Record summary
This is a predicted structure of a 74-nucleotide RNA (transfer RNA) from a Chloroflexota bacterium. The source organism's lineage runs through Bacteria, Bacillati and Chloroflexota. Its Rfam family is "tRNA". Its family is annotated with triplet codon-amino acid adaptor activity in the Gene Ontology.

[in-house]
């Protein structure tokens, strides 16, 4: 330098051909269970969908760029 993939809630990840309020799992808080702890139950809080622009009635989902990481080529 070229080429490909990844970047979504503390932490690992879905999100099917764009269409209504973005999910799970563990975690963390709260309650229940317990003499108490885990363990089970049940709820709750948490997210500028990397970053900036486009396209569109509508974008996390499609285009450009930019940036970080990881792989292959030189």
């Nucleotide at each position: 330098g070229g080429g490909c993939g990844a970047u979504u809630a503390g932490c690992u990840c879905a999100g099917c051909u764009g269409g209504c309020c973005a999910g799970a799992g563990c975690g963390u808080c709260c309650g229940g269970u317990u003499c108490a702890c885990a363990u089970c139950c049940g709820g709750a809080a948490g997210g500028u969908c990397g970053g900036a622009g486009g396209u569109u009635c509508a974008a996390g989902u499609c285009c450009u760029c930019c940036a970080u990481c990881g792989c292959c080529c030189a």